[in-house]
Context: one part of a larger RNA
C1' cells in the first nucleotide's frame, strides 16, 4: 500500500457555513473525451515459455513461433461516464395562508429571598457541631415589626415539554431579528449531497481594560478531627462569580454513535400542525420517549431518531509505556493551545 475498521476494545473533528475537489433525478437528439471492437506501425537484442534441433546426455548452444500486458495512426460502435442542445418534476428551492417555541440582541419592570443600614419592642443569650471551640452579643446581638440601600438569580407552571448547528436557552413586557413545522400546490427547473483548506460560533476556568460586589467562595487566617490532618466538619474569607469591551479556543464539548439520501414488522405514551367523522373514534406530517419483530452485535445491546440492508463524501484508528512528552512551525499578554515523533523498554 492493499485491506479491515471507528456506541462500549486503538479510532467520528465540540460544532456550523462554504471554496477546490468528489459525488449527483427522469426523457430526447448530437458530439465522441473516457469505454469498446478491428486494422495496422512500433514495442532492439539477449533473457522468458512453447516446439524442433546441435555437442554421447546435461547444463550449454541454434532456429522458429509466442510473449513484450504497452504506445501512435486510422476506421468503426453508442448500452455506460462526460460533454452541448431541448425538455419533465418528483429532489431542492422561492411565494401564499396558518398556528407553535426558556432560538437570539437591546432596553424597561416586578415580587419572593438573602445581606447590610436606620428607627421602635425587647433581654441574654446567638450561632455552630457527632460533640465542641474559634466567631457574633450587655458599646444592646439573636428574636420581632416598620422604613431605606444594593445586588444577583427568577419559586410555583415545569414536563425522557419546548428551542437552537452545537457551545446552550427558563420572571414579565416592549423592539428588531434567525430558524423549523403544517396547509395547499402558484413559481423555478436538478439550481442538489458531501466538504481537505478558510471563515465563523464555541459551557466552564483562565486573562487584560474599567466598572459593579448582596450571596457563594479557590487562595489564605483561625477553630476542631487526627498519630500527622498542607483535607473532609465549623467560623470567617480575597481574587472569582455580576457588567461593558478586547483576548483564550479548551472540556467526560457524550447519544463516548460524522453529515445527507433511499428502503425494511408492529405496539404504546408525548408536543406541534393538518384530514375526515355518526363526535366513540380514525387518519397523516414533523420532532421526542419506551416496548419489540427480522436483521445486526464478542457481548452488552441497536432496532424507521439503527449500531438493519445499501449509495456518496468528510474525518480518524493501526499494540502497551515512552508522549499528547520533545524539538520546530503557526497561534496567544501570559496560562497554555494546535501541529506532533524518535531512542530506549515490555
Nucleotide at each position: 500500500c492493499u485491506g479491515g475498521g471507528u456506541g462500549u476494545a486503538a479510532a467520528g473533528g465540540g460544532u456550523g457555513u462554504g471554496u477546490a475537489g468528489g459525488c449527483g433525478g427522469g426523457a430526447a437528439a448530437g458530439c465522441a473525451a473516457g469505454u469498446c471492437g478491428g486494422a495496422u506501425g512500433u514495442g532492439a537484442a539477449a533473457a522468458u515459455u512453447a516446439u524442433g534441433g546441435g555437442c554421447u546426455c546435461a547444463a550449454c548452444c541454434c532456429a522458429u513461433a509466442a510473449c513484450c500486458u504497452g504506445c501512435g495512426u486510422c476506421c468503426g460502435a453508442a448500452a455506460c461516464u462526460g460533454u452541448u442542445u431541448u425538455u419533465c418534476u418528483u429532489g431542492a428551492g422561492a411565494a401564499u395562508c396558518g398556528g407553535a417555541g426558556a432560538g437570539g440582541u437591546a432596553a424597561a419592570u416586578a415580587g419572593a429571598a438573602u445581606u447590610c443600614c436606620c428607627g421602635g419592642u425587647g433581654u441574654a443569650g446567638c450561632g455552630g457541631u457527632g460533640a465542641a471551640a474559634u466567631g457574633c452579643g450587655c458599646a444592646g446581638a439573636g428574636a420581632u415589626c416598620g422604613g431605606g440601600a444594593g445586588g444577583a438569580a427568577u419559586a410555583c407552571c415545569g414536563g425522557u415539554g419546548g428551542c437552537g448547528a452545537a457551545g446552550g436557552c427558563g420572571a414579565u413586557u416592549u423592539a428588531c431579528u434567525g430558524g423549523a413545522c403544517g396547509a395547499a400546490a402558484u413559481c423555478u427547473g436538478a439550481c442538489g449531497c458531501u466538504g481537505a483548506g478558510a471563515c465563523a460560533c464555541g459551557a466552564a476556568a483562565g486573562c487584560g481594560u474599567g466598572g459593579g460586589g448582596a450571596g457563594c467562595a479557590a487562595a489564605c487566617a483561625g477553630g476542631a478531627u487526627u498519630a500527622g490532618a498542607u483535607a473532609c466538619c465549623c467560623u470567617g474569607g480575597u481574587a472569582g462569580u455580576c457588567c461593558a469591551c478586547g483576548c483564550c479556543c479548551u472540556a467526560a464539548a457524550c447519544g463516548a454513535u460524522g453529515a445527507a439520501u433511499g428502503c425494511u414488522a408492529g405496539g404504546u405514551g408525548u408536543a406541534g400542525g393538518g384530514g375526515a367523522g355518526u363526535u366513540a373514534u380514525c387518519u397523516u406530517c414533523u420532532g421526542u420517549g419506551c416496548c419489540g419483530c427480522a436483521g445486526c452485535u464478542a457481548a452488552c445491546g441497536c432496532a424507521a431518531u439503527a449500531a438493519g440492508c445499501a449509495u456518496u463524501c468528510c474525518a480518524c484508528c493501526u499494540g502497551g509505556g515512552g508522549a499528547g512528552u520533545a524539538c520546530g512551525g503557526c497561534c496567544g499578554c501570559a496560562a497554555g493551545g494546535u501541529u506532533g515523533a524518535a531512542a530506549c523498554u515490555c